[in-house]
Context: one part of a larger RNA
RNA sequence: CGAACGCUAGCGGCGGGCUUAACACAUGCAAGUCGAGCGAGAACUUCGGUUCUAGCGGCGAACGGGUGAGUAACACGUAGAUGACGUACCCUUUGGCGGGGGAUAACUCAGGGAAACCUGAGCUAAUACCGCAUAUGUCCUUCGGGAUGAAAGGCUUCGGCCACCAGAGGAUCGGUCUGCGGCCCAUUAUCUAAUCCUAGUUGGUAGGGUAACGGCCUACCAAGGGUACGAUGGGUAGCUGGUCUGAGAGGAUGAUCAGCCACACUGGGACUGAGACACGGCCCAGACUCCUACGGGAGGCAGCAGUGGGGAAUAUUGGACAAUGGGCGAAAGCCUGAUCCAGCCACGCCGCGUGAGUGAUGAAGGCCCUAGGGUUGUAAAGCUCUGUCGGGAGGGACGAAGGCUUCGGCUUGACGGUACCUCGCAAGAAAGCACCGGCUAACUUCGUGCCAGCAGCCGCGGUAAUACGAAGGGUGCAAGCGUUGCUC
Numbered sequence: 001c002g003a004a005c006g007c008u009a010g011c012g013g014c015g016g017g018c019u020u021a022a023c024a025c026a027u028g029c030a031a032g033u034c035g036a037g038c039g040a041g042a043a044c045u046u047c048g049g050u051u052c053u054a055g056c057g058g059c060g061a062a063c064g065g066g067u068g069a070g071u072a073a074c075a076c077g078u079a080g081a082u083g084a085c086g087u088a089c090c091c092u093u094u095g096g097c098g099g100g101g102g103a104u105a106a107c108u109c110a111g112g113g114a115a116a117c118c119u120g121a122g123c124u125a126a127u128a129c130c131g132c133a134u135a136u137g138u139c140c141u142u143c144g145g146g147a148u149g150a151a152a153g154g155c156u157u158c159g160g161c162c163a164c165c166a167g168a169g170g171a172u173c174g175g176u177c178u179g180c181g182g183c184c185c186a187u188u189a190u191c192u193a194a195u196c197c198u199a200g201u202u203g204g205u206a207g208g209g210u211a212a213c214g215g216c217c218u219a220c221c222a223a224g225g226g227u228a229c230g231a232u233g234g235g236u237a238g239c240u241g242g243u244c245u246g247a248g249a250g251g252a253u254g255a256u257c258a259g260c261c262a263c264a265c266u267g268g269g270a271c272u273g274a275g276a277c278a279c280g281g282c283c284c285a286g287a288c289u290c291c292u293a294c295g296g297g298a299g300g301c302a303g304c305a306g307u308g309g310g311g312a313a314u315a316u317u318g319g320a321c322a323a324u325g326g327g328c329g330a331a332a333g334c335c336u337g338a339u340c341c342a343g344c345c346a347c348g349c350c351g352c353g354u355g356a357g358u359g360a361u362g363a364a365g366g367c368c369c370u371a372g373g374g375u376u377g378u379a380a381a382g383c384u385c386u387g388u389c390g391g392g393a394g395g396g397a398c399g400a401a402g403g404c405u406u407c408g409g410c411u412u413g414a415c416g417g418u419a420c421c422u423c424g425c426a427a428g429a430a431a432g433c434a435c436c437g438g439c440u441a442a443c444u445u446c447g448u449g450c451c452a453g454c455a456g457c458c459g460c461g462g463u464a465a466u467a468c469g470a471a472g473g474g475u476g477c478a479a480g481c482g483u484u485g486c487u488c
Base pairs, nucleotide, nucleotide: 001485003484004483005482006481007480010352011351012350013349014348015347016345017344018310023308024307025306027305028304029303032059033058034057037056038055040053041052042051043050044049066263067262068261076181077180078179079178080177081176082175085174086173090170091169092168093167094166095165096164098132100130101129107122108121109120110119111118112117137148138147139146140145153162154161155160183235184234185233196226197225198224201223202222203221204220205219206218207217208216238260239259240258241257242253243252244251245250265286266285267284268283269282288299289298290297291296316342318341319340320339324338325336326335327334328333355385356384357383358382365376366375367374368373390425392423393422394421395420399415402411403410404409432477433476434475435474436473437458438457439456443472444471445470446469447468453460454459
């Protein structure tokens, strides 16, 4: 130290938990919401109404969550530029919201298909779609003017509220550009140059394209551009704040948390949209898996759990939206594997305990012995206490702000009957691991006899081994202790 392994293990708090196969994935959940935009249908009904929602429509799904494959690059960090740009929702502000039209899903009918689903005919609505009018916006301009070009309603307690369109400003978030900085190899450059790299390559003109500059793209023209202050090539790698170590300088590193980037079975592409070239969207190709009536279809856990596999090795197919935050909604509310919690694991750090006082006939037993004794050792027993922890009983949270309301009040906690408090019980269930030749704190006996074995280095063992194995004793740490690996 994101560790693993061996022996051992009482409790709590706070953190952490696939470093390997960006290997393949059964199953469930992870993005919906709005009926106060619209028609239609269904259920219930006290016939007043209430509830539900497949479809059209709006907003969201570009956030949040995961991973680090790729990337040596304006990817990141830092300092700037944008007179070369965009920005839905939000805030401020100005003006407007007039008058029309044609469709279409749902639905009905008919048909095709094993299925996925599809086709035809007919009907209908809108805050869906399309014109007309108007216009401070944009473009052109001979500065007179011309061209282009918008809107939508809903609810109401009738007070109003929420929407809609165009413009200006702000805020926020982004796009683009630039200086500088941060890996290894020159055994990647025959000749320091027309000989190394480069043909959209470097620059110009014109055009296209983009929100926007630009070879970004195209046509033509010129022959440029980079490079020993390391081009090009190869290898490796997400970058940073930080983290570890160190007196510092430095070295190593980039798990968790935070910022940025990249990716979403592999490769390519665009559509929609304010925003994507889009993890749980679409199309094409490929590999793989599954279904099939063989004609054709379906899928993408590097979301949360979980499975197989790989591996020395890494957890539950848990609870709740109570809080924080997000989406939608006028709101009530709904959704939320984000999040908050719980479960498992001594993986780490921190705290606590395994008792306290007294107790010498220095008991018994063990071990050693010069056989006198020494040591284990106040250690035990005994006596007197305490109650962390444990078990029993009773009470029991903070975290809650909000929401509804007839304005009286009512109501919201997953964690959790948890933490915590009180009362009574009881020393009771709670110590190991490594080492003892020197380095290096800690020594004797027995067994073994260059055997069995030890070992980080020096080295021990061949009959008196403080070095092997065991015992007694001791030393060091302690719910841990050792070993291995990595790094300073």
A computed fold for a 488-nucleotide part of an RNA from an uncultured bacterium, annotated as small-subunit ribosomal RNA, 5' domain. The coordinates come from a structure-prediction model, not an experiment, and the mean pLDDT is 86. RNAcentral holds the full RNA, with entries from Greengenes.